[in-house]
Overview
This is a predicted structure of a 74-nucleotide RNA (transfer RNA) from Hondaea fermentalgiana. Its mean pLDDT, the model's own confidence on a scale to 100, is 81. NCBI's taxonomy places the organism under Eukaryota, Sar, Labyrinthulomycetes, Thraustochytriidae, Hondaea. It matches the Rfam family "tRNA". Rfam classes the family as a transfer RNA.

RNA sequence: GUCCGUGUGGCCAAGUUGGAUAAGGUGUCUGACUACGAAUCAGAAGAUCGUGGGUUCAAGUCCCACCAUGGAUA
Numbered sequence: 001g002u003c004c005g006u007g008u009g010g011c012c013a014a015g016u017u018g019g020a021u022a023a024g025g026u027g028u029c030u031g032a033c034u035a036c037g038a039a040u041c042a043g044a045a046g047a048u049c050g051u052g053g054g055u056u057c058a059a060g061u062c063c064c065a066c067c068a069u070g071g072a073u074a
Stems, first nucleotide, its partner, number of pairs: 001073007010026003019057001028044005050066005
């Protein structure tokens, strides 16, 4: 340089042919329980889906460019 994969809350991660408020786990915070913790239970906050454009009534999902990262190849 060329080709392929991946990028979604702090971390991990689902999202099947585009469709309504983006699931779940873990962590964090608050409360209950306890002599105090841990464990358990209840509740809460936290994502404009890597960036910028495009298509569409509608985009995490399709298209283009770029960025980051992993791999293949000379």